[in-house]
RNA sequence: AUCUUAUUAAGAGUGGUGGAGGGACUGGCCCUAUGAAACCCAGCAACCUAUUUAUGAUUUAAUUAAAUGUGGUGCUAAAUCCGGCAGUUAUUCUGAAAGAUAAGAG
Numbered sequence: 001a002u003c004u005u006a007u008u009a010a011g012a013g014u015g016g017u018g019g020a021g022g023g024a025c026u027g028g029c030c031c032u033a034u035g036a037a038a039c040c041c042a043g044c045a046a047c048c049u050a051u052u053u054a055u056g057a058u059u060u061a062a063u064u065a066a067a068u069g070u071g072g073u074g075c076u077a078a079a080u081c082c083g084g085c086a087g088u089u090a091u092u093c094u095g096a097a098a099g100a101u102a103a104g105a106g
Base pairs, nucleotide, nucleotide: 002105003104004103005102006101007100008099013041015040016039017038021031022030023029025084026083027082028081042076043075044074047072048071050068051067052066053065054064080098085095086094087093
């Protein structure tokens, strides 16, 4: 890189370093010297892991639910910022695609 499944309108910084870009792509529209990216710290969340409780079983379990937040990721402007393809008279509607993240496969 590819495939499968799940999620994708919630949540989270007036911090330090840094010094010009960033929001995947494309068309828009935005953010940014009142300081972009990146790194550090802090925080959010609960996908996997771990622990605990309940359930279940009674042969020790599997399962399911909840809590915590140990470890692995992820995330911390705007709905994934909006449209992109199809449906529709049309849309702020519906579905898909693409992207992102997690877990797994090979």